The RNA shown here (transfer RNA) has 72 nucleotides and comes from a Nitrospinaceae bacterium. The source organism's lineage runs through Bacteria, Pseudomonadati, Nitrospinota, Nitrospinales and Nitrospinaceae. It matches the Rfam family "tRNA". Rfam classes the family as a transfer RNA. The sequence was found in a public genome assembly.
RNA sequence: AGGCGCGUAGCUCAGGGGUAGAGUACUUGCUUGACAUGCAAGGGGUCGGCGGUUCGAAACCGCCCGCGCCUA
Numbered sequence: 001a002g003g004c005g006c007g008u009a010g011c012u013c014a015g016g017g018g019u020a021g022a023g024u025a026c027u028u029g030c031u032u033g034a035c036a037u038g039c040a041a042g043g044g045g046u047c048g049g050c051g052g053u054u055c056g057a058a059a060c061c062g063c064c065c066g067c068g069c070c071u072a
Base pairs, nucleotide, nucleotide: 001071002070003069004068005067006066007065010024011023012022013021018055026042027041028040029039030038048064049063050062051061052060
């Protein structure tokens, strides 16, 4: 320098054009003598950035940034 893959909640990951989700973690309540487990409710996201396409973009396209792998 080029090629491929990945980037979404604190963490691990779904979602591949039409209101952003799960598990776990966190908060509160119930349960207990207390803790853990369990149950219920809740908070938490500029979907890596900037443009483009579209009535509508986390998703499609371009460039850039970061990480991993490969080639030279």